[in-house]
RNA sequence: UGCCGAAUCCAGCGACCUACAGUCAAUGGAGCGGGGGAACCAACGAGACGGCCCACGUCUCCGGGGCGAAUCGGGAAGCUUGCUUUCCGUAGCGCGAUCUCUUUCAGCGCGAGCCCGUCAGCUAACCCCGCAGGCUCAAGAGAGAGGA
Repeated sequence: UGCCGAAUCCAGCGACCUACAGUCAAUGGAGCGGGGGAACCAACGAGACGGCCCACGUCUCCGGGGCGAAUCGGGAAGCUUGCUUUCCGUAGCGCGAUCUCUUUCAGCGCGAGCCCGUCAGCUAACCCCGCAGGCUCAAGAGAGAGGA
């Protein structure tokens, strides 16, 4: 100067200071984001057996959910045969300095992690929670709309 992300803005009891300025800041408001939560609707597992179908019964197997773009598939190696490491793809996501938005092509990057704790579909009223953290020294070419 910009970027990812909801993660910003305003006021400010009080504290630091001789005091001002400035910084921090309980708390409150605005804004942005997320979760829970009716009716209606949706949903109410798979396999095997009982002569066959339906129904029913028995046995075996399998928890579920949230934030986020971060899902899904394949290969290789290791040793604890169920995990670990690594590689290649992939749903999807981001960047591009023009003020903003949408979009095409090419290029580059991400495609993680964390949380709840047997529990939550949708969901009006209503209730609850968050406003962090991490990057940036290079930075293509067009189209449209709005704004200045």
c-di-AMP riboswitch aptamer (ydaO/yuaA leader) from a marine eukaryotic metagenome, 148 nucleotides, folded computationally. Its mean pLDDT, the model's own confidence on a scale to 100, is 79. The model forms 96% of the base pairs in the Rfam consensus. Rfam family: c-di-AMP riboswitch aptamer (ydaO/yuaA leader). About the family: This family represents a conserved RNA structure found upstream of the ydaO and yuaA genes in Bacillus subtilis and related genes in other bacteria. The RNAcentral record of the sequence draws on MGnify.